Transfer RNA from a bacterium, 72 nucleotides, folded computationally.
The same sequence occurs in records of 2 taxa.
RNA sequence: GUCCCCAUAGCUCAACGGAUAGAGUGUAGCCCUGCGAAGGCUGAGAUGAAGGUUCGAUUCCUUCUGGGGACA
Numbered sequence: 001g002u003c004c005c006c007a008u009a010g011c012u013c014a015a016c017g018g019a020u021a022g023a024g025u026g027u028a029g030c031c032c033u034g035c036g037a038a039g040g041c042u043g044a045g046a047u048g049a050a051g052g053u054u055c056g057a058u059u060c061c062u063u064c065u066g067g068g069g070a071c072a
Base pairs, nucleotide, nucleotide: 001071002070003069004068005067006066007065010025011024012023013022018055027043028042029041030040031039048064049063050062051061052060
């Protein structure tokens, strides 16, 4: 330099173009207990950025940013 893949919650992962973007784990509060652990209930928390297509975009297209890989 050319080409390919990836980017969603603190972390690991889901989500035919259509329901309030879900789950595990972590975390906060409460219950339980003589106190803890375990267990139960409730909550907060995310689509890398900018455009485009569409009635509707996490999903499709373009550019950029970051990460990984192949070739040279």

Its Rfam family is "tRNA". It is annotated as a transfer RNA.
Model confidence (mean pLDDT): 80 of 100.